[in-house]
RNA sequence: AGAGUCGGUGUGAUGGUCGCGGGCCUCUCUCGUUCCAGAGAGAGGCCUGAGGAAAGUCCGAGCUCCGUAGGGCAGGGUGCUGGGUAACGCCCAGUGGGAGCGAUCCCAAGGAAAGUGCCACAGAGAAUAGACCGCCUCUCCCUUCGGGGAGCGGUAAGGGUGAAACGGUGAGGUAAGAGCUCACCAGUGCCCGCGGCGACGCGGGCAGCUCGGCAAACCCCACCCGGUGCAAGACCAAAUAGAGGAGGAGAGAUGGCCCGUCUCGCGAUGACUCCCGGGUUCGGUCGCUCGAGGCGGCCGGUGACGACCGCCCCAGACAAAUGACCAUCGCAGGAUUCUCUCCUGCAACAGAACUCGGCUUACGGCCGGCUCCCCCU
Numbered sequence: 001a002g003a004g005u006c007g008g009u010g011u012g013a014u015g016g017u018c019g020c021g022g023g024c025c026u027c028u029c030u031c032g033u034u035c036c037a038g039a040g041a042g043a044g045g046c047c048u049g050a051g052g053a054a055a056g057u058c059c060g061a062g063c064u065c066c067g068u069a070g071g072g073c074a075g076g077g078u079g080c081u082g083g084g085u086a087a088c089g090c091c092c093a094g095u096g097g098g099a100g101c102g103a104u105c106c107c108a109a110g111g112a113a114a115g116u117g118c119c120a121c122a123g124a125g126a127a128u129a130g131a132c133c134g135c136c137u138c139u140c141c142c143u144u145c146g147g148g149g150a151g152c153g154g155u156a157a158g159g160g161u162g163a164a165a166c167g168g169u170g171a172g173g174u175a176a177g178a179g180c181u182c183a184c185c186a187g188u189g190c191c192c193g194c195g196g197c198g199a200c201g202c203g204g205g206c207a208g209c210u211c212g213g214c215a216a217a218c219c220c221c222a223c224c225c226g227g228u229g230c231a232a233g234a235c236c237a238a239a240u241a242g243a244g245g246a247g248g249a250g251a252g253a254u255g256g257c258c259c260g261u262c263u264c265g266c267g268a269u270g271a272c273u274c275c276c277g278g279g280u281u282c283g284g285u286c287g288c289u290c291g292a293g294g295c296g297g298c299c300g301g302u303g304a305c306g307a308c309c310g311c312c313c314c315a316g317a318c319a320a321a322u323g324a325c326c327a328u329c330g331c332a333g334g335a336u337u338c339u340c341u342c343c344u345g346c347a348a349c350a351g352a353a354c355u356c357g358g359c360u361u362a363c364g365g366c367c368g369g370c371u372c373c374c375c376c377u
Stems, first nucleotide, its partner, number of pairs: 002372008012329007020049012051349001055360002058358005063229001065227002070259004075225005080094005095109001096107004110220002115218002117214003132159002134155003138151005167185006186210002188207008233286004242276001244275004250264005293312005299306002330346006
């Protein structure tokens, strides 16, 4: 100097004035009551009042309501190993593969040797391979005797196409060739030893076994999974008028379906559905913020995290408050050569709405730790 990675901070700090939401206390008035309690209104005082993402609503939970047991099916999700956690698709530590000189980063990373399917264009052939050119034996024909042509066959060595052509190099072999045979190398499968909890790693042996890719294609395997979201839901207050009309033998529950089961009804005083008509409310209270909570210390652990001890209480509104101004200081920029002085600014993304744990996305800056590479001393 450049780079990588982790963490912190978030419209500067202090004080004052005015205003708004919430809580507590005091006083006054009204209602009420034998008194106390209670309800309402007003005034005053004190305390408290947005975020790291409150966002997207993408995962995982708490809480809430929805169910007669049982059996079967469908559907969804996850996918290397070990650990953390209430749980997770999150996090940590590793393994394997890929990128980088490196710190480090990325990976949807089970099975293609269970089955089905697909592999554009080009190419003769794209997966029980394939004769377009070429190479070779044989037969026939021509010949300027060098060879040329036609045909039946053989051949995957060489050329050509392609993202991919069914191992590579060499030798033997052959008419020419070929794992056809052999040596070595690579891969695959099986076996053994050592190390590791494990994914896996290292080493050795056997088998010519050479089997392409795609599973964010169907599918198979293993594991997990019900739906609903605080407008959930509970209570209070207020209200209730049907001998109305039409249809009607089945209807409902079984959290998505089926079996099975259960409930109501079955010739009507009829379950249930639709239409018509009448009434109340569009309010209040709870849920609601003390929670897998925050901060500090110490211990265990490589780490995620966990145990123990101490301290603290930190918005709870319902059309929804969290704002404006002033003074001093600080920081940055500008005016002057400097000091003094003066002027301007203090910014980005964004804003709670039942609550937590994550992920992702947005963001002007500032501060700090560690590491790598290069250069200089």
About this RNA:
This is a predicted structure of a 377-nucleotide RNA (Bacterial RNase P class A) from a Candidatus Eiseniibacteriota bacterium. The gene name in the source record is rnpB. The prediction has a mean pLDDT of 77. RNAcentral holds the sequence, with entries from ENA. The organism belongs to Candidatus Eiseniibacteriota, within Bacteria.